[in-house]
Context: one part of a larger RNA
RNA sequence: GGAUUAACGCUGGCGGCAUGCCUAAUACAUGCAAGUCGAACGAAAAAUAUAUAGAUGCUUGCAUUUAGAUAUUUUUAGUGGCGAACGGGUGAGUAAUAUAUAGAUAACCUGCCUUAAAGUUGGGGAUAACAGAGGGAAACCUCUGCUAAUACCGAAUACGAUAACUAGACGCAUGUUUAGUUAUUAAAAGGGGCUCCAAAGCCCCGCUCUAAGAGGGGUCUAUAUCGCAUUAGCUAGUUGGUAAGAUAACAGCCUACCAAGGCGAUGAUGCGUAGCUGUACUGAGAGGUAGAACAGCCACAUUGGGACUGAGAUACGGCCCAAACUCCUACGGGAGGCAGCAGUAGGGAAUUUUCGGCAAUGGGGGGAACCCUGACCGAGCAAUGCCGCGUGAUUGAAGAAGAUCUUCGGAUCGUAAAGAUCUGUUAUUAGGGAAGAAUGGAAUUGAUAGGAAAUGAUCAAUUUAUGACGGUGCCUAAUGAGGAAGCCCCGGCUAACUAUGUGCCAGCAGCCGCGGUAAUACAUAGGGGGCGAGCGUUAUCC
Numbered sequence: 001g002g003a004u005u006a007a008c009g010c011u012g013g014c015g016g017c018a019u020g021c022c023u024a025a026u027a028c029a030u031g032c033a034a035g036u037c038g039a040a041c042g043a044a045a046a047a048u049a050u051a052u053a054g055a056u057g058c059u060u061g062c063a064u065u066u067a068g069a070u071a072u073u074u075u076u077a078g079u080g081g082c083g084a085a086c087g088g089g090u091g092a093g094u095a096a097u098a099u100a101u102a103g104a105u106a107a108c109c110u111g112c113c114u115u116a117a118a119g120u121u122g123g124g125g126a127u128a129a130c131a132g133a134g135g136g137a138a139a140c141c142u143c144u145g146c147u148a149a150u151a152c153c154g155a156a157u158a159c160g161a162u163a164a165c166u167a168g169a170c171g172c173a174u175g176u177u178u179a180g181u182u183a184u185u186a187a188a189a190g191g192g193g194c195u196c197c198a199a200a201g202c203c204c205c206g207c208u209c210u211a212a213g214a215g216g217g218g219u220c221u222a223u224a225u226c227g228c229a230u231u232a233g234c235u236a237g238u239u240g241g242u243a244a245g246a247u248a249a250c251a252g253c254c255u256a257c258c259a260a261g262g263c264g265a266u267g268a269u270g271c272g273u274a275g276c277u278g279u280a281c282u283g284a285g286a287g288g289u290a291g292a293a294c295a296g297c298c299a300c301a302u303u304g305g306g307a308c309u310g311a312g313a314u315a316c317g318g319c320c321c322a323a324a325c326u327c328c329u330a331c332g333g334g335a336g337g338c339a340g341c342a343g344u345a346g347g348g349a350a351u352u353u354u355c356g357g358c359a360a361u362g363g364g365g366g367g368a369a370c371c372c373u374g375a376c377c378g379a380g381c382a383a384u385g386c387c388g389c390g391u392g393a394u395u396g397a398a399g400a401a402g403a404u405c406u407u408c409g410g411a412u413c414g415u416a417a418a419g420a421u422c423u424g425u426u427a428u429u430a431g432g433g434a435a436g437a438a439u440g441g442a443a444u445u446g447a448u449a450g451g452a453a454a455u456g457a458u459c460a461a462u463u464u465a466u467g468a469c470g471g472u473g474c475c476u477a478a479u480g481a482g483g484a485a486g487c488c489c490c491g492g493c494u495a496a497c498u499a500u501g502u503g504c505c506a507g508c509a510g511c512c513g514c515g516g517u518a519a520u521a522c523a524u525a526g527g528g529g530g531c532g533a534g535c536g537u538u539a540u541c542c
Stems, first nucleotide, its partner, number of pairs: 001542004006538005013389006019382002021347001026345003030342003035082003040079002043076008052067007089300003098225008108217003113213004118208003121155001123153002130145006160185011190205006226272003233263003238260006245253001275297004279290004302323005325336004353379001355378003361375001362373004392422004402413004426483001427479006436469001441464008486531005491512003497526005507514002
């Protein structure tokens, strides 16, 4: 000199864009952060309409009301499906089960999505909801009875797939691949719309099996990745083999048996420290330091274990067990997990609102409308940082007054001020008023291919609704220099000097050092220098 997730002191006008618990992975009140589908299913409730029956009023065919029926619409606790493994947070652990780079998988898996092929036949038994009974303070639980499905379970079928065997081809060692034979193996006769007298047909969404793709993962190999040798030996599933098992898959991954190996001064083992990287800072570079924000990977979710479900699980807002802590209790027993967004206490030098919206982007569900989304988009707070703008411009010598210094002549502040002439960035007031929003949604019409037709699919055109931010940005008009400058320094390093006070005192100080009666070094004043909405100090890195 540069840099910082900075803090402290003094000061502080505006805007844009970023950033904001580095400490206690400490404990958490409250609210929200993951739901959705009635076009899978039975049921319940409500509303409307239609006709029927009864009752009441009377104007005798109307009104009101009740009952069951049918149809439509809406809402929903439950069964069921998909999602909840993403997104969001944190860096405790981890020195290699991690990360980065380059490879391997002839040792593997893959829901949703895309393309292609074949199918979607025929049956069965339950159960929640519900009703009844009972227990409990509660959380909730038990028994009996009833019912449905795209829930569950057999059967048929096999384009195929899997396994074994035979033959051929190929390769990269284990092997891969083609053809054939044998054995095994699937589903939801589902839901919705349209045409139609019907039969039947068409379309959309699903389901099963298979082949590929895309994207996503698993595993393996090589190289690299902090300090200490005042850590020198470490290791029995340890190293290898055989067999069986487990896994999606290779493998001591696990088990039995056999052998005695394996690692190590090219630093094993141990201890300490630490998430890794793209990158960032600095430096001419080599290098050194850091790993905030943003992006990729990993790990974790009060602590420690465990499995279940599932295409997928370290399962943050799932389950079980143990532990600590907190809360409720009728003392029998229960409930909880902010390292999600806000917020609270505590710790600390120190770090924000218990805000608005799903309008955009993205995600989940749904055929769709739409619903959910503290992801996200925005606003709020903080000079925390970077960038930009302003605090006026021109003119103005009687060099005014005043202040300081003085050799008492004057000099400096100083064109500075006043005065005069302007401008209107900003500010204030008033008015107008966006882009972000249409390739998406809704309605209508048309075209294309197919079809008997209609729905539907794709494309096009027209119309229409949708903005949290926000009456914000921006534009126009008016007002009027009005509301907007400080901080540090002036002995040398280092740009900038005089006076007064003090008298080794009070004090200063980054280093050298200054102060004991003429202090350019302390304090104050005038003057000057530097930077400027900041300026200095402290801390850390180069």
Small-subunit ribosomal RNA, 5' domain from an uncultured bacterium, 542 nucleotides, folded computationally. The full RNA is in RNAcentral, with records from ENA. Its Rfam family is "Bacterial small subunit ribosomal RNA". Rfam links the family to the GO terms ribosome and structural constituent of ribosome. Its mean pLDDT, the model's own confidence on a scale to 100, is 80.